[in-house]
The RNA shown here (TPP riboswitch aptamer (THI element)) has 102 nucleotides and comes from Rossellomorea aquimaris. RNAcentral holds the sequence, with entries from MGnify. The coordinates come from a structure-prediction model, not an experiment, and the mean pLDDT is 79.

């Protein structure tokens, strides 16, 4: 660097359209990302379009660790908005073995 085993992590912000309870919670689109995927199950919602868990897939990481998670309902720019972009950060967690190439 690879290749196998094992482990670890998140999935957010808008904009439209479309129903009327023996029903429905779906469908187009935008931005940022490596990814914002699918299924189920409780909840609870409907002058509509979720919350949480479970599981699966791809994907990112794994101590040489900003994968991700805390602080933070944090500061400062920018945005139609947003965990967007910066800072906080030498802060405090945070998941490793073998074998092989060069």
């Nucleotide at each position: 660097c690879u290749a196998c085993u094992a482990g670890g992590g998140g999935a957010g912000u808008c904009c439209g359209a479309u129903a009327c309870a023996u029903u429905g919670c779906u469908u187009g689109g935008a931005c940022u990302g490596a990814g914002a995927g699918g299924a189920g199950a409780a909840c609870g919602c409907a002058u509509a379009a979720g919350u949480u868990c479970u599981u699966u897939g791809a994907c990112c990481c794994u101590u040489u660790g900003a994968a991700c998670c805390u602080g933070a309902u944090c500061u400062g720019g920018a945005u139609g908005a947003u965990a967007c972009c910066a800072g906080c950060g030498u802060a405090g967690g945070g998941a490793a073995g073998u074998a092989g190439u060069a």